[in-house]
Description:
The prediction has a mean pLDDT of 80. The RNA shown here (Glycine riboswitch aptamer) has 87 nucleotides and comes from Bradyrhizobium diazoefficiens. Of the family's consensus pairs, 91% are formed in the model.
RNA sequence: ACGGCCACGUCGGGAGAGACCGGCAUGGGUGCCGGCGCCGAAGGAGCAACCGCCCCGGAAACUCUCAGGCAAAAGGACCGCGUGGCU
Numbered sequence: 001a002c003g004g005c006c007a008c009g010u011c012g013g014g015a016g017a018g019a020c021c022g023g024c025a026u027g028g029g030u031g032c033c034g035g036c037g038c039c040g041a042a043g044g045a046g047c048a049a050c051c052g053c054c055c056c057g058g059a060a061a062c063u064c065u066c067a068g069g070c071a072a073a074a075g076g077a078c079c080g081c082g083u084g085g086c087u
Stems, first nucleotide, its partner, number of pairs: 003087007011080003018036001020035006037070003043066001044064003050058002
């Protein structure tokens, strides 16, 4: 120097799905409770192609939808950039 991994950031990008219905509270924004419908890309769980084979271990953006979410805002896996650390 190149590459890999990790952490961080007043940085850039970043999808899907009811601004649904009823009740209560409130001046309103909105909040709480209940009902039906839906989404997958926080987190979580499951399957296992694969890591040459066995044990162990790891392992998806697939599956589930517990959690979360369904105007905007916020959040957001992941990608890029920057800084730092390890290699």

It was read from a public genome assembly, where an Rfam model found it. Taxonomically the source falls in Bradyrhizobium (Bacteria, Pseudomonadati, Pseudomonadota, Nitrobacteraceae).